[in-house]
Context: one part of a larger RNA
Molecule: large-subunit ribosomal RNA, domain II
Organism: Candidatus Limivicinus sp.
C1' cells in the first nucleotide's frame, strides 16, 4: 500500500405530534392473585389509582359563568369542537444518548535497583616534578633577629596512566547504539572517584540552582479508580430508486466559526365570496434621475459701480487729494450642492376593473437545513472615480447547474441534462489547415504581420509627425497661379543718432520719408574690423494646369522598457486583418421526430387500465417505495440422484438485486405471510491479521 473480518442515531422512562385499531361521556386497569401452559405466555379476576366529562378567582366563593369594578360599563380568563386506552413512526426531554479524540482534575496506592542529596561501613589512585613551615650544621651576634648549605616533605601544587568526566570538530541519524564510536580535550591527594547496606514520595522530596533529578516519563512520577469526565471544536457515519428543494438574511446574546425566534425548504390538513402573477384601463401617495437657484440656505468666477476700511500725500490742527490694497449693496456675464428646491421625471409601490394563466394565496400543525457566501451589471457610501479591496441597495448567475462557445478557466456569452436513437433544425460562436461548416459574393480602408474580436487573469495614454483615405470651407490661377529656370531688385544715402568704425543687416530713433519705376523694404538671412560680397521680400519674361491653407473623420506611425524560449491557441496569413452590405453552411444533452420509464392533473372505465395535457438538473434537508443480511411464528417445500458456500457463463430487473444453467463443494436450505433486529462501509493520520 492492498485484501479480509471489525466499526458509529441505540435502549429505558417522560411528555409531544401522525397513522393504525379497542371503547366512547366516558377510557384504562397497577400491583397482586387464579386458571391453563410447550423457554416464560394466553385468559379471567383485580376499579387502588390516572385521563377526561367546567371554568374563574390570590381566596372565601360562586358557577356556564367568573374575576376586577360602584356597576345592568368595559375588558381579562371560559362556555358554544370526545375523550381514552394499547400499538408503530417522526421529532423533544433524562440518561453516556451517533462513534472516536484531549491538554486536564480528584482519590486510593506503588516506586530512591536510574538518579539528586543524606547516614554507617569498606575500597581505590602507575611514574615523574617542584621544594612551604620546622630541623641540623656552619657564619655572625652581648644575647636575637639574620645570612648559607644540608636537611625536611607542605599543597582544593604541577605534568601524566589507572579511575571520573564530556571541551571541539567528523562519524552515525530505519545507528552495531532510544545518546554511541574516532581524534581531541578538562580533573587526577580531592569540595576525589567508587563497592555494599540504609534514609527521604508527589504540590511531597532532593537540588554546588538547569525547573535540574525522582526508574529510557517530569513546570507536578507511575498504576488503578471517578470514567464513557468534558470538547459551542476536528474528522467519520455503511443498500437501491421516486417526488419536492433552501439558506449563507433581519433581531437578540460575555454574541461574533454557538445559540433562541423569525425568514427561506418539506410533509400533513383546511382552504374559492377567494387567492398570486401577466398584460391592460381608472385613481392615488412621493421628492430620486435630471434641472434651477433675480425661488429659500448656502458657496462661487469675470467685469461696472464703490458704503466702508487699510495705505500714501499735505497739515499746528480741521478740511483735502490720491490709490497695481481688501471690500457690503446694487448691475451685467457665468456656474455648484448628499444633509439647498420655484421645480420634476422614467421606474417601482398602493388601489379599481377586465381577459388570461395557475397543481395557486392564506391559515393550522409534524420535520429541517441556513444564519462564513461569491462573481458579475446596474445605483450608490468608504478607499485613490485604487484593488480579485470593503459596506448597502435591484437583478443574475455559481453555490446546488451538466452540455455549447470563449484555446485552456465556479459564475463572461449560449442554454436549464428522465432514457435510448449512426434522425432534423437552430442558438451563442465560428466556415484556409489542425476543426464540422464559404480559400463564398459585392464595395471601401490599412502596408504597420497594424492585426486575426470584447471581459479579471492579460496595457495604454498624454504628446509627436508634408504616412494614407474622404467630407466641407477660405485664398490664388489662361487678364497665366505654384515650383523651377533668366534677368532685375535702383536712387536721394554712409537715413539720423551713437562709435574707434557701424554705410539695408552691434545697438537706438522714427511723420520707416521721397525719387525713378514693370518691380525693389531706409531692408529677410548669410558675411566683412567696417566696406565690399551672396540672397530675400517685389517685379518682368519663360513654362502652361492647377497651387497654397485651416478643420473635421477613417485606417495606419512613432511614443512601447523585465528577469529560463518564444508565438495571434499554434500553422499561418496581405486577407485567412478591417469596415459596410448579402447569401448559405457547421454548430448543445435547446427545439422537433420516433420508441420507452415515473410523478401530477383532467376525463373515461368493464377497475384490469386506457386516452389527453403538463412535468421529471440538483448540495443542505422534508417527503414517498422498495432490496439485501441474521433470527423468530405459520403454511407448504428442496437436498447425498449432491444443500450452503466458491468460480465460469447466461437471463431478467431503472436500481439496490434476482434467476437459471456448468464444475467444485459435501449438509444443510428456501418460497410465501408476517415478527424481531449486534440489519448494508471507501474514507474516522480506523482496529486486527494476512500479502
Nucleotide at each position: 500500500a492492498c485484501c479480509u473480518a471489525c466499526g458509529a442515531g441505540u435502549c429505558a422512562c417522560c411528555g409531544u405530534c401522525a397513522c393504525c385499531g379497542g371503547c366512547g361521556a366516558g377510557g384504562c386497569u397497577a400491583a397482586g392473585g387464579g386458571u391453563c401452559a410447550g423457554g416464560a405466555g394466553a385468559c379471567c379476576c383485580g376499579g387502588a389509582g390516572c385521563c377526561g366529562a367546567a371554568g374563574c378567582g390570590a381566596a372565601a366563593g360562586c358557577g356556564a359563568g367568573u374575576c376586577c369594578g360602584a356597576a345592568g360599563a368595559g375588558g381579562g380568563c371560559g362556555u358554544c369542537a370526545a375523550g381514552u386506552c394499547a400499538g408503530u413512526g417522526g421529532g423533544g426531554g433524562u440518561g453516556g444518548a451517533c462513534g472516536c479524540g484531549a491538554a486536564a482534575c480528584c482519590a486510593a496506592g506503588u516506586g530512591a535497583u536510574c538518579u539528586a542529596c543524606c547516614c554507617u561501613u569498606g575500597g581505590c589512585c602507575a611514574g615523574g616534578u617542584u621544594g612551604a613551615a620546622g630541623g641540623u650544621u656552619g657564619g655572625g651576634u652581648a644575647a636575637a633577629g639574620c645570612c648559607a648549605a644540608c636537611u625536611g616533605g607542605a599543597g582544593g601544587a604541577c605534568c601524566g596512566c589507572a579511575c571520573c568526566g564530556g571541551u571541539a570538530a567528523g562519524c552515525g541519524u530505519u545507528g552495531a547504539a532510544a545518546a554511541g564510536c574516532u581524534u581531541u580535550c578538562g580533573g587526577a591527594u580531592g569540595a576525589g572517584c567508587u563497592g555494599a547496606g540504609g534514609g527521604u514520595a508527589g504540590g511531597a522530596g532532593u537540588g554546588a540552582a538547569a525547573g535540574g533529578c525522582c526508574a529510557a516519563u517530569c513546570a507536578a512520577a507511575c498504576u488503578u479508580g471517578g470514567a464513557g469526565a468534558u470538547a459551542g471544536c476536528u474528522c467519520g457515519u455503511a443498500c437501491u430508486c421516486c417526488c419536492c428543494g433552501a439558506a449563507a438574511u433581519g433581531u437578540a446574546u460575555u454574541u461574533a466559526g454557538g445559540u433562541g425566534c423569525a425568514g427561506c425548504c418539506u410533509c400533513g390538513g383546511g382552504g374559492a365570496a377567494u387567492c398570486a402573477c401577466c398584460u391592460g384601463c381608472c385613481g392615488g401617495a412621493g421628492g430620486u434621475a435630471g434641472a434651477g437657484c433675480g425661488a429659500c440656505u448656502g458657496a462661487u468666477a469675470g467685469g461696472a459701480u464703490g458704503c466702508g476700511a487699510g495705505g500714501g500725500c499735505u497739515u499746528c490742527a480741521c478740511c483735502g487729494c490720491c490709490u497695481g490694497u481688501c471690500a457690503a449693496g446694487u448691475c451685467c456675464u457665468g456656474a455648484c450642492a448628499a444633509a439647498c428646491u420655484c421645480c420634476g421625471a422614467a421606474u417601482g409601490c398602493c388601489a379599481u376593473c377586465a381577459c388570461g394563466u395557475g397543481u395557486u394565496a392564506c391559515c393550522c400543525g409534524g420535520g429541517a437545513g441556513u444564519a462564513a457566501g461569491g462573481g458579475c451589471g446596474c445605483g450608490g457610501g468608504u478607499g485613490c472615480u485604487a484593488a480579485g479591496g470593503u459596506c448597502c441597495g435591484c437583478g443574475u448567475c455559481c453555490g446546488a447547474g451538466a452540455g455549447a462557445g470563449g484555446a485552456a478557466c465556479a459564475a463572461c456569452u449560449c442554454a436549464g441534462a428522465c432514457c435510448a436513437c449512426c434522425g432534423u433544425c437552430u442558438a451563442a460562436g465560428g466556415c484556409c489547415c489542425c476543426g464540422a461548416a464559404a480559400u463564398c459574393c459585392g464595395g471601401g480602408c490599412c502596408a504597420a504581420g497594424u492585426u486575426g474580436a470584447a471581459g479579471a487573469c492579460a496595457a495604454u495614454a498624454a504628446c509627436g509627425a508634408g504616412g494614407u483615405g474622404g467630407c466641407g470651407c477660405c485664398g490664388c490661377a489662361g487678364a497665366g497661379a505654384c515650383a523651377g529656370c533668366u534677368a532685375g531688385g535702383a536712387u536721394g544715402u554712409u537715413g539720423g543718432c551713437u562709435u574707434g568704425g557701424a554705410a539695408g543687416c552691434a545697438g537706438c530713433c522714427a511723420u520707416u520719408c521721397a525719387u525713378u519705376u514693370a518691380a525693389a523694404g531706409a531692408g529677410u538671412g548669410c558675411g566683412u574690423a567696417a566696406c565690399a560680397g551672396c540672397u530675400c521680400a517685389c517685379u518682368a519674361g519663360u513654362c502652361g494646369a492647377g497651387c497654397g491653407g485651416a478643420g473635421c473623420c477613417g485606417c495606419g506611425u512613432g511614443g512601447a522598457u523585465a528577469a529560463u524560449a518564444a508565438u495571434c491557441g499554434g500553422g499561418c496569413a496581405u486577407a485567412a486583418g478591417u469596415c459596410c452590405g448579402g447569401u448559405g453552411c457547421c454548430g448543445a444533452a435547446g427545439a422537433c421526430g420516433u420508441g420507452g420509464a415515473g410523478c401530477c392533473g383532467g376525463c373515461c372505465u368493464g377497475a384490469g387500465g386506457g386516452c389527453c395535457g403538463g412535468u421529471u438538473g440538483g448540495u443542505a434537508g422534508g417527503g414517498g417505495a422498495g432490496c439485501a443480511u441474521u433470527c423468530c411464528g405459520g403454511c407448504g417445500c428442496c437436498g447425498c440422484c449432491g444443500a450452503a458456500g466458491c468460480a465460469g457463463g447466461g437471463c431478467c430487473a431503472c436500481g439496490a438485486g434476482g434467476c437459471c444453467u456448468u464444475g467444485u463443494g459435501g449438509a444443510g436450505g428456501c418460497u410465501c405471510c408476517g415478527g424481531a433486529a449486534a440489519a448494508g462501509c471507501a474514507a474516522a493520520u480506523g482496529u486486527a491479521g494476512g500479502u